[in-house]
RNA sequence: CAACGCCAGGUGGGAAAGUCCCGUGACGGGCGCCGAAGGUGCAAGGUUUCCCCCGAAUCUCUCAGGCGCAAGGACCACCGGGCAACA
Numbered sequence: 001c002a003a004c005g006c007c008a009g010g011u012g013g014g015a016a017a018g019u020c021c022c023g024u025g026a027c028g029g030g031c032g033c034c035g036a037a038g039g040u041g042c043a044a045g046g047u048u049u050c051c052c053c054c055g056a057a058u059c060u061c062u063c064a065g066g067c068g069c070a071a072g073g074a075c076c077a078c079c080g081g082g083c084a085a086c087a
Base pairs, nucleotide, nucleotide: 005083006082007081009079010078011077012076013075018031020030021029022028023027032067033066034065038063039061041059045054046053
C1' cells in the first nucleotide's frame, strides 16, 4: 500500500397469507391461514467401544412475527465508514 473477508449504516428492489367473526374507545377473544425479522429441530459427516456432543439451509416447526394500506422484511445490488489483512 492493500485484494478477499467481517461488522453495523445509507439508497434501491423485495414474497406469502382474512380489510373473517364476536365484544369493544384503545383493544381483547375466537376460528382459518402465511413464512423471508428473530427463534426451534436435524442429514451427510466429525468424535466415540457405545451413548453424549458438534453439525447447514430459502428445509422444518409455526414459539414469535405477519395476513387492506403503512411499517417490518430473509435475500440481491450499489455506496461509503470501521476492523483485520494476502500478494
Glycine riboswitch aptamer from an Acidimicrobiia bacterium, 87 nucleotides, folded computationally.
Lineage of the source: Bacteria > Bacillati > Actinomycetota > Acidimicrobiia.
Of the family's consensus pairs, 90% are formed in the model.